[in-house]
Molecule: transfer RNA
Organism: Euplotes vannus
RNA sequence: GGUCGCGUAGCUCAGUCGGUAGAGCGCUGUGCUAAUAACGCAGUGGUCGUGGGUUCGAGCCCCACCGUGACCA
Numbered sequence: 001g002g003u004c005g006c007g008u009a010g011c012u013c014a015g016u017c018g019g020u021a022g023a024g025c026g027c028u029g030u031g032c033u034a035a036u037a038a039c040g041c042a043g044u045g046g047u048c049g050u051g052g053g054u055u056c057g058a059g060c061c062c063c064a065c066c067g068u069g070a071c072c073a
Stems, first nucleotide, its partner, number of pairs: 001072007010025004019056001026044006049065005
């Protein structure tokens, strides 16, 4: 230098054919218990890497850039 993948909640990851973004863990409160853990219930969570474009509508499609990984040279 070239090719391909990845970037979504504090962490690990889903998200179908473009239609108003979720799970588990965590955290907070509470129930239970003599108490703790476990368990139950409720709550807490997001500029979807950045900037543009297409569209009535973008996490998803297009372009550029940034970060990261693998491969080729």